[in-house]
Molecule: c-di-AMP riboswitch aptamer (ydaO/yuaA leader)
Organism: Bacillota bacterium
């Protein structure tokens, strides 16, 4: 430098939500990932118009008595090597704290659940495996 492959259910996807030791189980611990509280400095000056947290899940307009529905903007996921682009498609919830919290070193503290199922073999760059030179 060339060619081929990177198509799969003990696998994959959303998510922080996985690993290991021990145990009959449980509890505890461990590594890893994730969240909250919490100084100086800095920032904010704005507290029923309550305020705040996890999360992509917020905002605007219209119809409607309301519930809700529709559209748009913004945000997020997937299409099985990675990244970017294009295309397609889907989601835009739910829960919690309880009068209260900006950032925040030390420090303190919490979570590791639940749910789902694969016909873009599109373009570019890169990576890996194999073949043979």
């Nucleotide at each position: 430098g060339a060619u081929a492959c990177g198509a799969g259910a003990a696998c994959u996807c959303c998510u922080a939500a996985u690993u290991g030791c021990u145990u009959u189980a449980u509890g505890u611990c461990u590594a890893g990932c994730g969240g909250g509280g919490g100084a100086c400095c800095c920032a904010u000056u704005u507290u029923u118009u309550g305020g705040g947290g996890u999360g992509a899940a917020u905002c605007u307009u219209g119809u409607g008595a309301a519930a809700a529905c529709a559209a748009g903007a913004a945000g997020g996921g997937c299409a099985a090597c990675u990244u970017g682009g294009g295309u397609g498609u889907c989601c835009u919830a739910a829960c919690c704290c309880g009068a209260c919290a900006g950032c925040u070193a030390a420090c303190c503290u919490c979570g590791c659940a639940g749910g789902a199922g694969u016909g873009c073999a599109c373009c570019a760059a890169g990576c890996g495996u194999a073949u043979g030179c």